[in-house]
């Protein structure tokens, strides 16, 4: 150089000509209006000036904002789940820990299984404080064997988890003593586990001594228990304004309905549900250094390059996922090869 | 734009974490001169894709991906 890894950042450019939406602002004509030379409105024209993204996407998390009268308890539900720290967070930043790589680094929904109740099909004797199917070992019998000591088939009774063999998973490992055969049954070393103590840390957590032969496996993306957090609905919320109708039935309510959402309660305090039938289906605000409601952001030539990818706003922000041609900057690895 | 739900055989659907099923429909035989009904048989599946949790996913989480209701 090459490979790799993080973290940024850019995603055609320039030029001309047309043309689309928004402010400003100047003005040809027309209307309105009165304090008569100003002021509003309309259809056009010019000039200046803005005018899509890193994700505008999924809508997956939180907030703004807005209404439910207050946003008031508890149940029940939900969400999240190593420490510390950003109010919270499934998001960031730093650390633990565990996994992977040769490093650099990257990745992990990462509390509790000795709180309880479940669950592990099918093989397998046996699936959780288990278990004798073959096999090892002890007795009893005692076919048969044999000159006898003695050996013993099949059958019963026991014992033993070290070996086979099923299984995803069989209740530590290695060596030793022991033992009828074994067995943490006991010892040594390792591996873990729980207690305790000490040092270091704000803590996850790390190191170490000492004591328990304790060996207690899996699964909480099963219910569950712990801890924190969370009232509910989404700009079609919601306001504000014009116009235009026609009521009819049947129900529930001061023994409190709506409100109030799954329920209790507390609080308000008078109108409410339903079914028919009638009227409207506009317009402005919420709405933005882009912004509309038929909703704009384009289109054609030249030129240059590395030949242009995903993709286009609709009430704003922040983070998350997810798509995505290609290029650039920095900083870092050092395994095999030059 | 905003909030909800469903994908499983060719079509309507079932499916406690362990065998993919039902009923129609299709194929073949039977039955009849023929068909139809009836009776027997028998084929057909990327449980939408794609991680992941677990020894095991149609089922339990998670992210796309298609399709439907609702609200002015």
């Nucleotide at each position: 150089c090459g490979u790799g890894c993080a973290g940024g950042c850019c995603g055609g450019g320039u030029g001309a000509c047309c043309g689309c939406g928004g402010g400003c602002u100047c003005u040809u004509g027309c209307c309105g209006a009165c304090u008569c030379g100003u002021c509003g409105g309309c259809c056009g024209g010019g000039g200046c000036u803005c005018g899509a993204g890193g994700a505008a996407a999924g809508u997956c998390c939180g907030g703004a904002c807005a209404c439910c009268g207050c946003a008031g308890g508890g149940c029940a539900g939900g969400a999240c789940g190593c420490u510390g720290g950003g109010g919270c967070g499934a998001c960031c930043c730093a650390g633990g820990c565990g996994g992977c790589g040769a490093a650099a680094g990257c990745c992990g929904a990462c509390g509790g299984a000795a709180a309880g109740u479940g669950g592990a099909a099918c093989a397998g004797a046996a699936a959780g404080g288990a278990g004798a199917c073959c096999g090892c070992c002890g007795g009893c019998c005692g076919a048969g064997g044999g000159a006898a000591a003695c050996c013993g088939a099949c059958g019963c009774c026991g014992g033993u988890a070290a070996g086979g063999g099923u299984g995803a998973a069989a209740c530590g490992g290695u060596g030793g003593g022991g033992u009828a055969a074994g067995a943490g049954c006991c010892c040594a070393c390792c591996a873990g586990c729980g207690g305790u103590c000490g040092u270091g840390g704000c803590g996850a957590c790390a190191c170490g001594g000492c004591c328990g032969g304790c060996u207690c496996g899996c699964c909480a993306a099963a219910c569950c228990c712990c801890g924190u957090c969370c009232g509910g609905u989404g700009c079609a919320a919601g306001g504000c304004g014009a116009a235009g109708c026609a009521g009819g039935c049947u129900c529930c309510g001061a023994u409190g309905a709506c409100g109030c959402g799954g329920c209790c309660c507390g609080c308000c305090g008078a109108g409410g549900a339903g079914c028919c039938g009638g009227g409207u289906g506009c317009g402005c605000c919420g709405c933005a250094g882009a912004g509309a409601u038929g909703g704009a952001u384009g289109g054609u030539c030249a030129c240059c390059c590395a030949c242009g990818a995903c993709a286009g706003a609709a009430u704003c922000c922040g983070g998350c996922u997810u798509a995505c041609a290609g290029g650039c900057c920095u900083g870092c690895u050092g395994u095999a090869g030059c | 734009g905003g909030g909800c739900g469903c994908g499983u055989a060719g079509c309507u659907c079932a499916g406690c974490g362990g065998g993919a099923g039902a009923g129609c429909a299709c194929u073949c035989g039977c039955u009849u001169c023929a068909c139809a009904c009836g009776c027997g048989a028998g084929g057909g599946g990327u449980c939408g894709c794609u991680g992941g949790u677990u020894c095991g996913a149609u089922c339990c989480c998670a992210g796309c991906c298609g399709c439907g209701c609702c609200c002015a």
Model confidence (mean pLDDT): 79 of 100. Predicted 3D model of RNase P RNA and transfer RNA as a complex of 410 nucleotides. Rfam match: Bacterial RNase P class A. The family's RNA type in Rfam is ribozyme.